[in-house]
RNA sequence: GCCCGGAUGGCGGAAUUGGUAGACGCGCUGGACUCAAAAUCCAGUAACAGCAAUGUUGUGUGGGUUCGAUUCCCACUCCGGGUA
Numbered sequence: 001g002c003c004c005g006g007a008u009g010g011c012g013g014a015a016u017u018g019g020u021a022g023a024c025g026c027g028c029u030g031g032a033c034u035c036a037a038a039a040u041c042c043a044g045u046a047a048c049a050g051c052a053a054u055g056u057u058g059u060g061u062g063g064g065u066u067c068g069a070u071u072c073c074c075a076c077u078c079c080g081g082g083u084a
Stems, first nucleotide, its partner, number of pairs: 001083007010026003019067001027045006046057004060076005
C1' cells in the first nucleotide's frame, strides 16, 4: 500500500430485510430487610437547559440518500486481524 472486521450511556454488551436507541449484566443512587453490615429483594440511572411541565442534542468524525439512518452510500480518524 491493498483486503477484512470493529467504534453504541460510567464499564461490558444488545438492537441490522431502514421505523420509539440503549434490552440484559456490572457499577452507582434511593428504599426494604438487619442492632449494624454483608447477601438478597424493590425502584431509579444517556447528556444538556429548565423550579416544574417540558424542550434540545446524542450510536468515532464530516458529508450524502430518505418522510425517517446505529442500520444504506462517500471521505476521514482510531483499534484489531490478514497479505506482499

Predicted 3D model of an 84-nucleotide RNA (transfer RNA) from Odoribacter sp. It matches the Rfam family "tRNA". Model confidence (mean pLDDT): 80 of 100.